Record summary: A computed fold for a 76-nucleotide RNA from Methanothrix sp., annotated as transfer RNA. It was read from a public genome assembly. It matches the Rfam family "tRNA". The family's RNA type in Rfam is transfer RNA. Rfam describes the family as follows. Transfer RNA (tRNA) molecules are approximately 80 nucleotides in length.
RNA sequence: GUCCGGAUGGUGUAGUGGCCUAUCAUGAAAGCCUGUCGAGCUUUCGACCCGGGUUCGAAUCCCGGUCCGGGCGCCA
Numbered sequence: 001g002u003c004c005g006g007a008u009g010g011u012g013u014a015g016u017g018g019c020c021u022a023u024c025a026u027g028a029a030a031g032c033c034u035g036u037c038g039a040g041c042u043u044u045c046g047a048c049c050c051g052g053g054u055u056c057g058a059a060u061c062c063c064g065g066u067c068c069g070g071g072c073g074c075c076a
Base pairs, nucleotide, nucleotide: 001072002071003070004069005068006067007066010026011025012024018056027045028044029043030042031041032040049065050064051063052062053061
């Protein structure tokens, strides 16, 4: 340089155009339970990388950018 894949709460992750005010786990806070701790239970909190486009409607499709991972190549 080029090609492919990816970016979603603090962390990991689901989602394939409308049921998303976005899933689950973990985490944090409060409460219940327990003689205590742990475990368990309930409730709450917190996220779609950036810009543009298509569409009535985009986390999802398209274009560009940034970053991460991988393949191939070039120079030294």